[in-house]
RNA sequence: ACAAUGGAGAGUUUGAUCCUGGCUCAGGAUGAACGCUAGCGGCAGGCCUAAUACAUGCAAGUCGAACGGUAACAGAUCUUUCGGGAUGCUGACGAGUGGCGCACGGGUGCGUAACGCGUAUGCAACCUACCCUUUACAGGGGGAUAGCCCGGAGAAAUUCGGAUUAAUACCCCAUAGUAUUAUAGAGUGGCAUCAUUUAAUAAUUAAAGAUUUAUUGGUAAAGGAUGGGCAUGCGUGACAUUAGUUAGUUGGUGAGGUAACGGCUCACCAAGACGACGAUGUCUAGGGGUUCUGAGAGGAUGAUCCCCCACACUGGCACUGAGAUACGGGCCAGACUCCUACGGGAGGCAGCAGUAGGGAAUAUUGGUCAAUGGGCGAGAGCCUGAACCAGCCAUGCCGCGUGCAGGAAGACGGCCUUCUGGGUUGUAAACUGCUUUUAUCAGGGAACAAAUAGGCCAUGCGUGGCAAGUUGAGUGUACCUGAAGAAUAAGCACCGGCUAACUCCGUGCCAGCAGCCGCGGUAAUACGGAGGGUGCAAGCGUUGUCCGGAUUUAUUGGGUUUAAAGGGUGCGUAGGCGGUUAUCUAAGUCAGUGGUGAAAUCCUUCAGCUUAACUGGAGAACUGCCAUUGAAACUGGAUAACUUGAGUACAGACGAGGUAGGCGGAAUUUAUGGUGUAGCGGUGAAAUGCAUAGAUACCAUAAAGAACACCGAUAGCGAAGGCAGCUUACUAGACUGUAACUGACGCUGAUGCACGAAAGCGUGGGGAGCGAACAGGAUUAGAUACCCUGGUAGUCCACGCCGUAAACGAUGAUUACUCGAUGUAUGCGAUAUACUGUAUGCGUCCUAGCGAAAGCGUUAAGUAAUCCACCUGGGGAGUACGCUCGCAAGAGUGAAACUCAAAGGAAUUGACGGGGGUCCGCACAAGCGGUGGAGCAUGUGGUUUAAUUCGAUGAUACGCGAGGAACCUUACCUGGGCUAGAAUGUGAUUGCCCGACUCAGAGAUGGGUCUUUCUUCGGACAUGAAACAAGGUGCUGCAUGGCUGUCGUCAGCUCGUGCCGUGAGGUGUUGGGUUAAGUCCCGCAACGAGCGCAACCCCUACUGUUAGUUGCCAGCAUGUAAAGAUGGGGACUCUAACAGGACUGCCUGCGCAAGCAGAGAGGAAGGAGGGGACGACGUCAAGUCAUCAUGGCCCUUACGCCCAGGGCUACACACGUGCUACAAUGGCGCAUACAGAGGGUAGCUACCUGGCAACAGGAUGCCAAUCUCAAAAAGUGCGUCUCAGUUCGGAUUGGGGUCUGCAACUCGACCCCAUGAAGUCGGAAUCGCUAGUAAUCGCGCAUCAGCAAUGGCGCGGUGAAUACGUUCCCGGACCUUGUACACACCGCCCGUCAAGCCAUGGAAGUUGGGAGGACCUGAAGGCGAUAGCCGCGAGGCGUUGUUUAGGGUUAUACCAGUAACUAGGGCUAAGUCGUAACAAGGUAGCCGUACCGGAAGGUGCGGCUGGAACACCUCCUUU
Repeated sequence: ACAAUGGAGAGUUUGAUCCUGGCUCAGGAUGAACGCUAGCGGCAGGCCUAAUACAUGCAAGUCGAACGGUAACAGAUCUUUCGGGAUGCUGACGAGUGGCGCACGGGUGCGUAACGCGUAUGCAACCUACCCUUUACAGGGGGAUAGCCCGGAGAAAUUCGGAUUAAUACCCCAUAGUAUUAUAGAGUGGCAUCAUUUAAUAAUUAAAGAUUUAUUGGUAAAGGAUGGGCAUGCGUGACAUUAGUUAGUUGGUGAGGUAACGGCUCACCAAGACGACGAUGUCUAGGGGUUCUGAGAGGAUGAUCCCCCACACUGGCACUGAGAUACGGGCCAGACUCCUACGGGAGGCAGCAGUAGGGAAUAUUGGUCAAUGGGCGAGAGCCUGAACCAGCCAUGCCGCGUGCAGGAAGACGGCCUUCUGGGUUGUAAACUGCUUUUAUCAGGGAACAAAUAGGCCAUGCGUGGCAAGUUGAGUGUACCUGAAGAAUAAGCACCGGCUAACUCCGUGCCAGCAGCCGCGGUAAUACGGAGGGUGCAAGCGUUGUCCGGAUUUAUUGGGUUUAAAGGGUGCGUAGGCGGUUAUCUAAGUCAGUGGUGAAAUCCUUCAGCUUAACUGGAGAACUGCCAUUGAAACUGGAUAACUUGAGUACAGACGAGGUAGGCGGAAUUUAUGGUGUAGCGGUGAAAUGCAUAGAUACCAUAAAGAACACCGAUAGCGAAGGCAGCUUACUAGACUGUAACUGACGCUGAUGCACGAAAGCGUGGGGAGCGAACAGGAUUAGAUACCCUGGUAGUCCACGCCGUAAACGAUGAUUACUCGAUGUAUGCGAUAUACUGUAUGCGUCCUAGCGAAAGCGUUAAGUAAUCCACCUGGGGAGUACGCUCGCAAGAGUGAAACUCAAAGGAAUUGACGGGGGUCCGCACAAGCGGUGGAGCAUGUGGUUUAAUUCGAUGAUACGCGAGGAACCUUACCUGGGCUAGAAUGUGAUUGCCCGACUCAGAGAUGGGUCUUUCUUCGGACAUGAAACAAGGUGCUGCAUGGCUGUCGUCAGCUCGUGCCGUGAGGUGUUGGGUUAAGUCCCGCAACGAGCGCAACCCCUACUGUUAGUUGCCAGCAUGUAAAGAUGGGGACUCUAACAGGACUGCCUGCGCAAGCAGAGAGGAAGGAGGGGACGACGUCAAGUCAUCAUGGCCCUUACGCCCAGGGCUACACACGUGCUACAAUGGCGCAUACAGAGGGUAGCUACCUGGCAACAGGAUGCCAAUCUCAAAAAGUGCGUCUCAGUUCGGAUUGGGGUCUGCAACUCGACCCCAUGAAGUCGGAAUCGCUAGUAAUCGCGCAUCAGCAAUGGCGCGGUGAAUACGUUCCCGGACCUUGUACACACCGCCCGUCAAGCCAUGGAAGUUGGGAGGACCUGAAGGCGAUAGCCGCGAGGCGUUGUUUAGGGUUAUACCAGUAACUAGGGCUAAGUCGUAACAAGGUAGCCGUACCGGAAGGUGCGGCUGGAACACCUCCUUU
């Protein structure tokens, strides 16, 4: 400088992520409606439905200056019997003749997909009353007819006859032209017919007057203006499940008709015309300017206003007229309504009001012609539901108001609260001051009015000027002034996210909310109420509709490997697109100019209403169409040429390319013969089957059909499907080389044609093997399957159909361009096995780039171009109906109702797998001992009960809470009692209380008697009124804290920074080794770190130092029957404190290292020496509200508290955990040896006495290394028993006792005597244990008055066996793989059947609608004919032909409604049967096809990988 003023997103699929994709929301608009609410004004708007039917009134008349006249009114004159009568004489004027208008204005949107509308042209093919301009003319005559009068018919509407009359009504004659017709000329021009100018001859057609004498009207012609008519180009809905349509149809000639062209109509002739660039048909619809939305392009719309069209109860028809096929005219037919004297008549609100009806829904039976406009008239004027106003309605837009300022004790009240403190409502109120818009009242008060006519002046005529005066529905309205007084005036919706705005109460998957996601099952910001808040505001919300957001139909501006989507493949028509050079052209294209694009609207600006809305002026714009002039690059067209695209020719080599024929061997089966004997066959195991009538096996011979091992290969060929023994014939092709020929001949390809696996169908053959269906045998709960034995169609051939597949590279064809590496097939350079280049194929890996990612990557899914095909949420459904094809099966084309908020792709982290790999564990295996059988103990379930209190329930409940239920405990039951309570604190008061005795009672409790504290005077102790704080083992462990179990003492779980990925996330933590271990080492886009592991702590095993009593006693001494009993000692044992010691430190081997191995050395101990404590992130809404604590809820003369008794101990039964046994490795008797760790004063008790004993009576020591419990037992020695239900076993029961305790009945333990049950080693199944372990033996302690302890927790004594090993079972860890799971396999999920609801298809039938065909009939009217009749004539009447609305009959197709019955589909917390799919889903799944089956489904044939695992092969990369 130029151009431009313009574009926002969110929620919802998942455990999370990215993408695809739908649904929903936020915005604007509305002729709206509904709910709640409502102060005022301005400007707009107001039947969207029934073009349904309409009561009543009004909406088109006017002219006496065209006419005859005079019904009503007024005046005048005359007359009068005062009632009146007469005279059209005047003003005027009903009815009538005549003229003009009624074709405008106003309404509606039925019809119409059309030259209807829009736009642009044309008429050389046309008309135009009134208006304007110009020219000319207006002579003469005639007969009627309304009206009026008389008479008649009729209920009426109306009508008939007679007499008489006028005109600007009608007719005749004359005159006439630039009019019309005929004849034949000339000039000019154009566009084919022709147009235009002009001269001549002949013929034909005009007129009207009125009157105030100034005009006005009339006739003919030409021109203009205005309005119309016709034609044409282009544009202007849906459906192809409408593909063929058409006989006046298309054209010609002639005629008729029209204002005019034309099949507009008719006669004849020709056979055309339209159509995939969508004819015809069906459905829908007035079109445009505009309006709404949108950044725009678009999409939607057609109310109000303007233009055009169509219609006027429905259908048809013409007349009149300048103009109509006429909304408030006519005729006919039909439907409906009304009147009727039953004979016949009348009517048309889609004009304004109004009524009924319909509906969610849309107004007054108003005023005025004052203005604007229209008709008539010379005019006054009349008419005007056009118009201008008013009324109703928040229907919309715009404006104003409901007050303003001060005011903190931050009032009262409300609400909340951590609670007497605070927060909020809130400067809000009260209170003080101020203002007065609006409303109310009072007063004033516009504009819209300009005129016309009449007067005067000027003027030749139109006309102009001047003065005065008249006219306002709205209206005393707008507006102005004043008065008093905060006075008259706020609601609605929302507050989970989107989306601005939060708390309490109530409710308890109920009631309800919801636009989407979704809230509600007892702590709901989501329901209802309240307080508070947010938004908008005289409105606010809801509902409907349209656009937007939605790039979600994509021209701008999308896609198609896997998300929806590439046709199975080729050939090829139309069409679309198309190489290089030159010339011409000018259709597209570009530029200039002209015309048009109505006004209004939109935009800009100015102006008028106080502002705005609204209105006006000007400009811009209207992106379009037409014409014209120019340009010539590009596209198109024409011509000429070119060779690189394409093709041809020649040469070469290649291959399972195709078709037909011939030939071959191996195998299988069968048949025959032979050998030979009892089985064969088959399976996980079997059976069916075959076999002594000789199978299987082996040999020989023969026959038949089908398929072609090895070669053989991510090798080859073909368009795809597909193609494999050898060979012959015929035939097709890509490729390479040469560059000879043609010269753009090309690419793509809708419709079309051809080919097209398997299965299937038809006809005829063939039939060995295999093998749907079928049969049998198994398996199984069943098994219509998987497995087995058979086996038909089929598989094979010929001919003909079918036309589909996961027909796949899930990737259309063609062309060009864009880094590399490597292999392979066939050629060429080229003589060659090396090497290298090049072309065409077939593969692998990778760069850039692309992609949601996975991945693709010169064979693109990259970058571009052309053409074709296809997609637009999931389901319903590739279904229904229709049509086409097919013998059929079926194929192709291909919806809707309804329903859901998802369906889906890729990738991630987990979890899971009847996936894989590696590893660990008393996990299995190898062993030892048990449980399960018996009796008893104990716990649980169940049952019972007044109560059998409660909890724990797979592992991880069940000798668990309970480490001890006779009362108490105790929480349960029955009964009796208490109510500020059984306990504690503060505390006035009192001096009691306590204690003792006694009565009632089951006791709690109640009553009575006796006694009347200490003091340092401060108080202590006790009592304890009122009040404040009670209490609850009641509920919720799914509101919680704390504690605990389990996975699991498993080796894991994470973080920071960096890096990778769009992201979830990954990496680190994976890999190679190693370890008990994420232990350590090495490597590595990771480097570090934390919680776990290990270590630090305790016990134990060895040694040392220190210490030496209550322990110890070697040596010395004393002493005893004996004895550390005593002196003494510290050596030893021991005690209890400290220290040492073990670290793969040393050696050998292996290994890079970490580390591993060794009967290694040394050592008390060796590779973590043994044991304990210690439990990561987390999982199981695991357990516990009954240990305790605690939120919420609940009870308060009871769900609290006290007491007595009972119960927790019940008992047809089932289970768990134990004890004791079943005996001789034993029982019994006698004798005898050796521990450790603990306990003890309300206690342990030596010792003595009594008792058979439990124990009792005495007595001593010990608050404990001192005394005591205390005897250890198994063991050892001797004896006995001798295999038995026993001298085993001890249950049960009887009797008698002891002890504890207030009390042993329910319900204790122990002792003695007697009794002497089951049981002879335990089914299926199952548990523990790897060394001082299992097994076995005893001892102690806690709780406790005592004890149901065989339990629990500890202690020591004796003291084994076995582990090849990791295939399997269980559990766990890591890596990897698949997944449709994520509440995570106890997952997900399919189909039949049954129930309810919903929409749909078929269907005997039935009802209705429109359209067309045939035949019959046929009104009014038009056109034609006419010999009868009327008329002077014009013409008419009558008769008749034709056409036609309507009606009738008939057959058909189409569309719609309904329907017995029937079919599938969808939806619906807990129905039935199975288990098909997702993991190798337990038979891999899926596709096409065929058969079968309750159902998912199964099987056969062919195909696909969108299959896991393993092995092998090939290729690539690295060393």